[in-house]
RNA sequence: AGCAAGGGCAGAGGAGCAACUCUUCAACAGUAACUGGAAAACAGAAGGGGAGUAGACCGCAGUUUCCGGCGAAAGGGGAGAGUUGCCGAAGUCUGAGGCUUUUCUACUCGGGGUUUCAGACUGGGUCUGCAGAGAAGAUCUGCAGGACUGUCACGGUGCAAAACGACCGUGGAGCGCUGCAUUGCGA
Numbered sequence: 001a002g003c004a005a006g007g008g009c010a011g012a013g014g015a016g017c018a019a020c021u022c023u024u025c026a027a028c029a030g031u032a033a034c035u036g037g038a039a040a041a042c043a044g045a046a047g048g049g050g051a052g053u054a055g056a057c058c059g060c061a062g063u064u065u066c067c068g069g070c071g072a073a074a075g076g077g078g079a080g081a082g083u084u085g086c087c088g089a090a091g092u093c094u095g096a097g098g099c100u101u102u103u104c105u106a107c108u109c110g111g112g113g114u115u116u117c118a119g120a121c122u123g124g125g126u127c128u129g130c131a132g133a134g135a136a137g138a139u140c141u142g143c144a145g146g147a148c149u150g151u152c153a154c155g156g157u158g159c160a161a162a163a164c165g166a167c168c169g170u171g172g173a174g175c176g177c178u179g180c181a182u183u184g185c186g187a
Base pairs, nucleotide, nucleotide: 002185003184004183006182008180009179010178011177014087016086017085018084019083020082021081022080023079024078025077034069035068036067037066038065039064040063047058048057050109051108052107053106054105055104090122091121092120093119094118095117096116097115098114099113100112101111102110123149124148126146127145128144129143130142131141132140133139151172152171153170154169155168156167157166
């Protein structure tokens, strides 16, 4: 030189992942709220919440339906600019908690949001189909499939030979891969 082992340090995949800010566009939507009219049901007080129970309040006002008038916003999305953290970046599912929301209050159940821990799965982006969320032909998530791409292993071709590199094919997964240093063996 090289081999092995454990963790350590540093990296790579690309119109990579995630968050935040600003500007702008479409859509939300002729929707909600408010308001005019008509009709129906209903008084042991019916009715007013996602469901149940108890109470409070309103109580011909309200509830439901239809026809008009007026008429938004938020979440979410696209594009551009910028900043930050990164390469299980991140995402999903299950379980156990915390906070919050869903009615005027309380209790129980259910639903939504956010967050912590544990476990499992997915290398990455993309396209197609199905399903879910969503107002949505946007977007996100899951499953299946296709080609592509990075990485490693094996096989093959080339190279005078070998190695390296390049190309082709097959397959695996990030608990991976590459490099450096350390420890041990060792020429």
This is a predicted structure of a 187-nucleotide RNA (Lysine riboswitch aptamer) from a Candidatus Latescibacterota bacterium. Its Rfam family is "Lysine riboswitch aptamer". Rfam describes the family as follows. Riboswitches are metabolite binding domains within certain messenger RNAs that serve as precision sensors for their corresponding targets. The organism belongs to Candidatus Latescibacterota, within Bacteria.